[in-house]
RNA sequence: AAGCAAAAAAAGCAAACUGCUCGCGAGGGCAGGACGCAAAGCUAUGGGCCUUGGCGUAUCCUCAUAAGGUUGCCAGGCUGCUUCU
Numbered sequence: 001a002a003g004c005a006a007a008a009a010a011a012g013c014a015a016a017c018u019g020c021u022c023g024c025g026a027g028g029g030c031a032g033g034a035c036g037c038a039a040a041g042c043u044a045u046g047g048g049c050c051u052u053g054g055c056g057u058a059u060c061c062u063c064a065u066a067a068g069g070u071u072g073c074c075a076g077g078c079u080g081c082u083u084c085u
Stems, first nucleotide, its partner, number of pairs: 002085002005082001012037002017032006035072001041078003045075003048070005054065001056063001
């Protein structure tokens, strides 16, 4: 420096739920709490999924468009600890 792995060791994060709070909403923040995680660290770059508004089309369905969210949905990019090779 690179690769695999999570058995050991030292660390780390924190699902659901509850309380408070922000938001039209999806959802976010803080605290408690642990389902789990080898990047469950960062990034909204691609895809997927979710939310909201108006307009157009329209019998209904649907389609198109705009603004957001989700990194613990998948992938990409960047960064990091340990053993072994």
Model confidence (mean pLDDT): 78 of 100. A computed fold for an 85-nucleotide RNA from a Candidatus Acetothermia bacterium, annotated as c-di-GMP-I riboswitch aptamer. Lineage of the source: Bacteria > Bacteria candidate phyla > Candidatus Bipolaricaulota.